[in-house]
RNA sequence: UUAGAGUUUGAUCCUAGCUCAGGAUGAACGCUGGCGGCGUGCCUAACACAUGCAAGUCGAACGGGGUUAAAGCGAAAUUUUCGGAUGGAACUUUAACUUAGUGGCGGACGGGUGAGUAACGCGUGGAUAACCUGCCUCGCACAGGGGGAUAGCAGCUGGAAACGGCUGGUAAUACCGCAUAAGACCACGGUCCCGCAUGGGACUGGGGUAAAAGAUUUAUCGGUGCGAGAUGGAUCCGCGUCUGAUUAGCCAGUUGGCGGGGUAACGGCCCACCAAAGCGACGAUCAGUAGCCGGCCUGAGAGGGUGAACGGCCACAUUGGGACUGAGACACGGCCCAAACUCCUACGGGAGGCAGCAGUGAGGGAUAUUGCACAAUGGGGGGAACCCUGAUGCAGCAACGCCGCGUGGGUGAAGAAGUAUUUCGAUAUGUAAAGCCCUAUCAGCAGGGAAGAUAAUGACGGUACCUGACUAAGAAGCUCCGGCUAAAUACGCGCCAGCAGCCGCGGUAAUACGUAUGGAGCAAGCGUUAUCCGGAUUUACUGGGUGUAAAGGGUGCGUAGGUGGCAGAGUAAGUCUGAUGUGAAAUACCGGGGCUUAACCUCGGGGCUGCAUUGGAAACUGCUCAGCUUGAGACCGGGAGGGGCAGGCGGAAUUCCUAGUGUAGCGGUGAAAUGCGUAGAUAUUAGGAAGAACACCAGUGGCGAAGGCGGCCUGCUGGACCGGAUCUGACACUGAGGCACGAAAGCGUGGGGAGCAAACAGGAUUAGAUACCCUGGUAGUCCACGCCGUAAACGAUGAAUACUAGGUGUUGGGGUCAAUAAGACUUCGGUGCCGCAGCAAACGCAAUAAGUAUUCCACCUGGGGAGUACGUUCGCAAGAAUGAAACUCAAAGGAAUUGACGGGGACCCGCACAAGCGGUGGAGCAUGUGGUUUAAUUCGAAGCAACGCGAAGAACCUUACCAGGGCUUGACAUAUACAGGAAUAAGUUAGAGAUAGCUUAGCUCUUCGGAGCCUGUAUACAGGUGGUGCAUGGUUGUCGUCAGCUCGUGUCGUGAGAUGUUGGGUUAAGUCCCGCAACGAGCGCAACCCCUAUCGUUAGUUGCUAGCAGGUAAUGCUGAGAACUCUAGCGAGACUGCCGGUGAUAAAUCGGAGGAAGGUGGGGAUGACGUCAAAUCAUCAUGCCCUUUAUGUCCUGGGCUACACACGUACUACAAUGGCCGUAACAGAGGGAAGCAAUAUAGUGAUAUGGAGCAAAACCCUAAAAGCGGUCUCAGUUCGGAUUGAAGGCUGAAAUUCGCCUUCAUGAAGCUGGAAUUGCUAGUAAUGGCAGGUCAGCAUACUGCCGUGAAUACGUUCCCGGGCCUUGUACACACCGCCCGUCA
Repeated sequence: UUAGAGUUUGAUCCUAGCUCAGGAUGAACGCUGGCGGCGUGCCUAACACAUGCAAGUCGAACGGGGUUAAAGCGAAAUUUUCGGAUGGAACUUUAACUUAGUGGCGGACGGGUGAGUAACGCGUGGAUAACCUGCCUCGCACAGGGGGAUAGCAGCUGGAAACGGCUGGUAAUACCGCAUAAGACCACGGUCCCGCAUGGGACUGGGGUAAAAGAUUUAUCGGUGCGAGAUGGAUCCGCGUCUGAUUAGCCAGUUGGCGGGGUAACGGCCCACCAAAGCGACGAUCAGUAGCCGGCCUGAGAGGGUGAACGGCCACAUUGGGACUGAGACACGGCCCAAACUCCUACGGGAGGCAGCAGUGAGGGAUAUUGCACAAUGGGGGGAACCCUGAUGCAGCAACGCCGCGUGGGUGAAGAAGUAUUUCGAUAUGUAAAGCCCUAUCAGCAGGGAAGAUAAUGACGGUACCUGACUAAGAAGCUCCGGCUAAAUACGCGCCAGCAGCCGCGGUAAUACGUAUGGAGCAAGCGUUAUCCGGAUUUACUGGGUGUAAAGGGUGCGUAGGUGGCAGAGUAAGUCUGAUGUGAAAUACCGGGGCUUAACCUCGGGGCUGCAUUGGAAACUGCUCAGCUUGAGACCGGGAGGGGCAGGCGGAAUUCCUAGUGUAGCGGUGAAAUGCGUAGAUAUUAGGAAGAACACCAGUGGCGAAGGCGGCCUGCUGGACCGGAUCUGACACUGAGGCACGAAAGCGUGGGGAGCAAACAGGAUUAGAUACCCUGGUAGUCCACGCCGUAAACGAUGAAUACUAGGUGUUGGGGUCAAUAAGACUUCGGUGCCGCAGCAAACGCAAUAAGUAUUCCACCUGGGGAGUACGUUCGCAAGAAUGAAACUCAAAGGAAUUGACGGGGACCCGCACAAGCGGUGGAGCAUGUGGUUUAAUUCGAAGCAACGCGAAGAACCUUACCAGGGCUUGACAUAUACAGGAAUAAGUUAGAGAUAGCUUAGCUCUUCGGAGCCUGUAUACAGGUGGUGCAUGGUUGUCGUCAGCUCGUGUCGUGAGAUGUUGGGUUAAGUCCCGCAACGAGCGCAACCCCUAUCGUUAGUUGCUAGCAGGUAAUGCUGAGAACUCUAGCGAGACUGCCGGUGAUAAAUCGGAGGAAGGUGGGGAUGACGUCAAAUCAUCAUGCCCUUUAUGUCCUGGGCUACACACGUACUACAAUGGCCGUAACAGAGGGAAGCAAUAUAGUGAUAUGGAGCAAAACCCUAAAAGCGGUCUCAGUUCGGAUUGAAGGCUGAAAUUCGCCUUCAUGAAGCUGGAAUUGCUAGUAAUGGCAGGUCAGCAUACUGCCGUGAAUACGUUCCCGGGCCUUGUACACACCGCCCGUCA
């Protein structure tokens, strides 16, 4: 003492990258800023520097000079009473101070910087028997006596200056001999001892060489030689110390030797000669980058990054070079030379070096005062006083960092005001404020006042600190609030403006932009940016991988290297252990102490994982020696094989040539054409030639290292396997470089060339077709020799060894049993399948591992750019090998899951096709839509699933549109206040009307307060068919009345998910049966509901009338009846119930019986989970937005009815299955009071007059029509009826725009409809009429009703739609997908 999260997907697991949360900084920028303490502060231009300061000191080394004082002597001069006095120059002596020069010591320390340096530079540990060391300490021994100069100085003199020159004279602790020599050194000897080599030490003999300085206050301080110590330095060595091989070879004093020189000292350090070495894949050389370390940051650690401040070492001092002096330098504030730059100049010549402290300019995102003091600590000089010290101690500036403190505390609910939100009730800000009480840390004011100093001396500094009085006053900001990530609302904007660390927000309801309010976090700071570590096990030593995600070399042989069987002895390199030395201090950790605390400072302890020396152990590894046989190899005996190379031989086929037969075609394709053929093809027969390949056998069979190898024979030759156990004795495994082999294509030279066949040509296909198909056809394919060296060279799986359940094939050997054999068991080698454990993300692998282990090699580290560019090597070339970066994206990817899709597969269904019948598309007209037009032609609906749809009916109204005229609390609702009045109705005038004016008539209740109702004014508000169906509710369409859609528990899977729901049958059906890791359940299916088809029963009017009776011209007309029809209640009936076949003995199915009806009898209602942001804000409701003398409301008129045209849906037709005329039949279902209306009358008729009856099984609408009979006779007609004219009718205030109907007349297009397309499976299609709703009127539409009443279905190949299973997928907005290329 190890924390994770977001992001690839519809979802999942994995791989993998990107991003975030943490810590840190010599930082910078933005906003903000109260105090103090302790630290830190040019990271860039080792760029250039004005000015001042940063190294001097010693008069106790020396001779002088100067100043002052004293003493002595005492000049000039002044004065004088001439005695003298004054005066004090010069000189002498003494003392103090000062000083240019000579001399000594120090300027080699201290201070700065990091340019260079990849190096013994640094770190660490050793070595010096190869060295030096001033000042300091200790010891020993000394200091005798002389000499000659020289600066200063004086004179003369050169130069602008800097700086000199000559002459004269002078001192020393300056310089030089001589004397002395304990000791030292040098050369030559002798004796002894020691060591890791050269070698070192001690003693000794004679010989040679070299010393010294004085000062003084008499205390001392110095001087010389030698030895020792201490300190500091120098050199050498082991180990460690960045990146690049797209840098592989480097070096000529280079490597070594001998001899010299030089150095404090070793050494090619230098030189002469000799030899030809030396370094390098354990990375030389070259290139790039860099001062190194203690440490610092981070991290669990291992590591990674870094080298500011503090400390150690190194290097440098404008650039380059050089030496001098000295104990020490090749010298930051010394010298010389060269160079660049700056300055002075009289142009001759000179001066300078801030990478010292301040400071300036420049550079830059960016880094401070031209401060105070030597008081302290240290340094230099001096005997000392003392002097010097930009070292240092302090202060100043900067939130640059760390640490501490404050900006108040208590109480205080009317929950004030304000602000924000609001569902309008309130909520939040919020005890927050105000108010009241209290306190004084900091800052401010006043007073006192240190330690740092052991006698004196304090820059800091009147500072720290203490005390007193005083006022809540003077002191809070910054970032964030979609997720990660703590914290949300409103408004504004509207893919704009903008945000963004990643994912991503913004296109009119943004928790993501901007603002506000509120909230969260941190706080004198907060954010951003940059950089480092972490998270990242994302370079994996700790601690990863390579079948498919990135990744096994194409294969073998083999070098270096790495690794290595069994047992023994020795050794001690690795290893383990003890001791010793070192690992500086500071830092870090632990425990104390001092500043009020902390930061900070300080003391003690442990530690510093390392290196070295030394003692020991001997299991393991290594090494040495001597062995073993199981690994490996050799030997002998066998059998198998498309192993390789060379030579020879063979038959089939193809093509060509020759000849014969033979005649019109052949060939080719989906269909054709090009092509060949009457100059005789194809076909066929015979002969010949040539080249290439070897049918059957043939097999998840054999061989080979891989590539690969296939007719037969011969020769040469490689390897594997089995058996034996004769030999060697670990000889082994792997293998970077290297060498060899290496399909096809390609290249070179020379052959060969039958077939096939890139390129090419032609023909087709096609929108095009530089393709697929066809006809030709050249390289090539073949051989020899030589290159190339790559492939999905794949088992996408490197080699070797050992171990770890089984089962079943096949191939080559052996053994045992049995033996005639078949066979059984077993063993070794190869090659397959299935499968357990285990592994794996899953798929899968599984003794031929992708399991468990070991060894070695190769390779990977997000996608794209890119296996590209450049460089190099190879190649004849093509090209191969090696192999980046800029830039760009947040993914790319693997496996599996669920869907969707497929011109994938299997099965099934549907008027889906087919088989039929009738239509549409052509004509006219109706109606809807588009378009156009218009003042307006209101709006919506848009493939199926908009278009006779909303609209079940636009002349006004409707009406939403347009023009014009009016109103503004409003046409309509609620409420309040005030004033007034019934409301209302009628008439009249103006007006297009709305409306306005006038006249007349005209209240109720009451508790007497008033209320109801109305008008006017004012305020809240009303109103909106204005927008958004992509904000919504509700409703609806559609897939589809298709058979599906799900859940609970269990089980399987890491998971998404699967199972159930799949499978075998069956069904209209996820209907049912069987099976099954499933067992059950729900919504759907079916049934329950309604109508209809049969019967029974009950009831019997308004319906019915068989029998009985009465009556009529006739009629259920009447009595009566309850049988029938019918009406409408209740029941029955149909359930695969029965029989037979099939089936599995099931479900079911086929056939049959009975039955009115038979296998859901026929219709209807009923619409699962969901899909289409499907439709509707104009039915209604509703959020938000918009409008408010108008987008509201009222009125008149117009429009929705326009008309070149296009489309949809209907109607009527084109005629004889028909038209016209006539006619004595037969329905069902409905409607009727502002209604249906009979009989009757009038009219050709629409209709009118009139009005019985009927709120209806009663009366009326009501006539049903097709039918039947006659006629017409194939014509634009006796078809067809458009259009138009005239005359009428009806509704309604109103029929012109713009209604319907009738009569007469007119009589258009049209003779069955192109491509295409639609409905329908039985009481259906087709056809005929009837009714109803809407409605004043208006129906070819819609909704219903009944009549007549067919044809066809072999079947499921195909079209469309759907269901289930399965398969592929790079799709998931789901194939109307995704995506590639070109162009813009």
Small-subunit ribosomal RNA from an uncultured bacterium, 1384 nucleotides, folded computationally. The prediction has a mean pLDDT of 85. Rfam family: Bacterial small subunit ribosomal RNA. Its family is annotated with ribosome and structural constituent of ribosome in the Gene Ontology. The RNAcentral record of the sequence draws on Greengenes.